[in-house]
RNA sequence: CCUUCGGGGCAGGGUGAGGCGCAAGCCAAUUCCCGACCGGUGGUGAUGCGUCCGAGUGGACGCCAGCCCACGAGCCACGACAGCGUGGUUGACCCGGUGCGAAGCCGGGGCCGACGGUACAGUCCGGAUGAGAGAAGG
Numbered sequence: 001c002c003u004u005c006g007g008g009g010c011a012g013g014g015u016g017a018g019g020c021g022c023a024a025g026c027c028a029a030u031u032c033c034c035g036a037c038c039g040g041u042g043g044u045g046a047u048g049c050g051u052c053c054g055a056g057u058g059g060a061c062g063c064c065a066g067c068c069c070a071c072g073a074g075c076c077a078c079g080a081c082a083g084c085g086u087g088g089u090u091g092a093c094c095c096g097g098u099g100c101g102a103a104g105c106c107g108g109g110g111c112c113g114a115c116g117g118u119a120c121a122g123u124c125c126g127g128a129u130g131a132g133a134g135a136a137g138g
Base pairs, nucleotide, nucleotide: 001138002137003136004135005134012034013033014032018027019026020025036123037122038113039112040071041070042069043068048063049062050061051060052059053058066111067110074089075088076087077086078085079084093109094108095107096106097105115126116125117124
């Protein structure tokens, strides 16, 4: 420098804002309620787990965090506000166990999720056949 890749998710039930109808009545929320389901990227990942090697101390490779650290997207402001740049903003964890040691393991319970639209949305539709942390290969 080039190429490719680079986000998942309301099963089931209830209610009925509202709409239709002369009426009986019918329709009507993945947004409300019960409940269900999902988890981007890099790091760390303990003396953990898996596979393989070794006679053995051990070694090689691979794997493990939504809520520990960092990044990305989104949103806001400013700028000669297309692109782009600068700044700001940007969610959520406890308890028990094991152990020398747990933020990362095991068990239990809990919690979180941009903007616009719409009956109030992490899951629908839209910006987006976009952007992108990065990953793999040449």